[in-house]
RNA sequence: GCCUCGGUGGCUUAGCCUGGUAUAGCAUUACCUUGGUAUUAAAACAAAAAGGUAAAGGUCGUGGGUUCGAAUCCCACCCGAGGCU
Numbered sequence: 001g002c003c004u005c006g007g008u009g010g011c012u013u014a015g016c017c018u019g020g021u022a023u024a025g026c027a028u029u030a031c032c033u034u035g036g037u038a039u040u041a042a043a044a045c046a047a048a049a050a051g052g053u054a055a056a057g058g059u060c061g062u063g064g065g066u067u068c069g070a071a072u073c074c075c076a077c078c079c080g081a082g083g084c085u
Base pairs, nucleotide, nucleotide: 001084002083003082004081005080006079007078010026011025012024020068028055029054030053031052032051033050034049039044061077062076063075064074065073
């Protein structure tokens, strides 16, 4: 220098071919339930643990182009992995 693949919430990831509400899991926060340790005469009930509901969180690597409309198509560039010379 050339070729291929990848870059999407804090982490992982679907969606791209075939343009039309950005997806899920984990994590985070709030609340509810179960639970019943410390404590208490008892009822009860901080904590641990388990389940549930909701919320917040994204310049879709960067810039430009096409289009009514781009994470998706086109061009250039950046970063990472692999390969060729």